Bacterial RNase P class A, 343 nucleotides, folded computationally. It matches the Rfam family "Bacterial RNase P class A". It is annotated as a ribozyme.

């Protein structure tokens, strides 16, 4: 010097003008002090707080699920483990309790997807044939044996070599693999390794068993305070010798007929405080506009001194808090692989 893999950092900044929200001070004019991020976004996860619900215990439902460690806890961090994927490497990503019992699935394909027998071999009988006969043969039946070979499939009941047998087979032994016990070394563990001993019906898991944890709604939760207007109840006047009420500006009349006022008063609505400790805090919710330098980047020009043009993201607080996902113009910084070159 080019490509890559990891982690981390920032992500415009002054100046002026005029506004917007709060807090102070001021009698007012005014003046002063704060004013969004890493994600604030998604509202997934778990809390803190609150209302409700709950004597205790079961079934059922829902989540999680190698291992240490950290954490209240978490679909949470970090570090490992062990298998299976990409990459030459750095390194990324995926999976993770059990299969003893139950059940279940194993497409197509193939006889069979786990009580396997299509063709192949093997053996015995029949038929049929040939031979004098012992027997042989067989495009044939019948019954039984064989998991070596053939063919199917992703996957066929360890693998491979001898023994072995009518032919075959972990039938049986070496060697190797798996699965389980036990011991010896490392490791906190999960594992890893090494011996030695048994074993042979396979893989998944939507069910199913083991293990841990889970009430249920969320600040629009939820307290408080309380108009108007109807009003449970209470106390007073008044009222069939007519309270009120329709026609109606007001008197008469006419017509309807048992309530009508006025004061306590709880419960609830509007609305307010609060919840909401705060150098942003809300009535759905201000944090902005213009204007000029400045930086950082690209681009194409160029007298190499610069000028000119663009562009600067994603996003916008609403009770708090710990994660996780996901967005994001660019720049920078640490460690590392891999190729080439030089020293």
């Nucleotide at each position: 010097a080019a490509g890559g893999c990891g982690g981390g950092a920032c992500a415009u900044u002054c100046c002026g003008u005029c506004g917007c929200c709060u807090c102070c001070c001021g009698a007012a004019a005014g003046g002063g002090g704060g004013g969004a991020g890493g994600a604030c976004a998604g509202u997934c996860c778990g809390g803190a707080c609150a209302g409700c619900g709950c004597a205790g215990g079961g079934c059922g439902c829902c989540u999680c699920c190698c291992u240490g460690c950290g954490g209240a806890a978490a679909g949470c961090g970090c570090a490992g483990a062990a298998g299976g994927g990409a990459g030459u490497a750095a390194u990324c990503u995926u999976u993770u309790g059990g299969c003893a019992g139950g059940c279940g699935u194993a497409a197509c394909a193939g006889a069979a997807a786990a009580c396997a027998a299509c063709c192949g071999c093997c053996c015995g009988g029949g038929c049929g044939g040939a031979g004098c006969g012992a027997u042989c043969c067989g495009a044939u039946c019948c019954g039984g044996g064989u998991a070596a070979g053939g063919g199917u499939g992703a996957a066929a009941a360890c693998g491979c070599g001898a023994g072995g047998c009518a032919a075959g087979a972990g039938c049986u032994c070496a060697c190797g693999g798996c699965c389980g016990g036990c011991g010896g070394c490392g490791g906190c563990g999960a594992c890893g390794u090494c011996g030695u001993c048994g074993g042979g019906g396979u893989a998944c898991g939507u069910c199913c068993c083991g293990g841990a944890g889970g009430g249920c709604u969320g600040c629009a939760a939820g307290a408080c305070c309380a108009a108007a207007u109807a009003u449970a109840c209470c106390g007073g006047c008044a009222g069939a010798u007519g309270a009120g009420g329709g026609c109606u500006g007001c008197c008469c009349g006419c017509c309807c007929g048992a309530u009508g006022c006025c004061g306590g008063g709880g419960g609830g609505u509007a609305g307010g405080u609060u919840g909401c400790a705060a150098c942003a805090g809300a009535u759905a919710a201000a944090u902005g506009a213009c204007g000029g330098a400045a930086a950082u980047c690209c681009g194409g020009c160029u007298u190499c001194g610069g000028a000119c043009g663009g562009a600067u993201a994603c996003g916008g607080a609403a009770u708090u808090c710990g994660g996780c996902u996901u967005a994001u113009c660019g720049u920078c910084c640490c460690g590392c692989c891999u190729u080439u070159u030089u020293u």